[in-house]
RNA sequence: GCCGGCGUAGCUCAGUUGGUAGAGCAAUUGACUUGUAAUCAAUAGGUCGGGGGUUCGAAGCCUCUCGCCGGCU
Numbered sequence: 001g002c003c004g005g006c007g008u009a010g011c012u013c014a015g016u017u018g019g020u021a022g023a024g025c026a027a028u029u030g031a032c033u034u035g036u037a038a039u040c041a042a043u044a045g046g047u048c049g050g051g052g053g054u055u056c057g058a059a060g061c062c063u064c065u066c067g068c069c070g071g072c073u
Base pairs, nucleotide, nucleotide: 001072002071003070004069005068006067007066010025011024012023013022019056027043028042029041030040031039049065050064051063052062053061
C1' cells in the first nucleotide's frame, strides 16, 4: 500500500426486509436475613466510533474518516 471482519448501556453481545434501541451480567433502591451472600421485585444507564448524504423515517443503505483484529504484498 491492497483486501476482509469488528465498533451498540460499565462488561459480554442481540437487533430479521429501513419503522418506538434490547437481553444477560454488573450498578442503585426495596423486600427477605441477626448481618452478609443468595433469591425476589423495581429503577437508572446508550450522540448505536465520528462527519456528511439518501429517505416521511437510518444501528442497518451510500460516502469520507478514526480505532482494533486478521490476511496479502
Predicted 3D model of a 73-nucleotide RNA (transfer RNA) from a Candidatus Omnitrophota bacterium. It was read from a public genome assembly. Taxonomically the source falls in Candidatus Omnitrophota (Bacteria, Pseudomonadati). Its mean pLDDT, the model's own confidence on a scale to 100, is 81.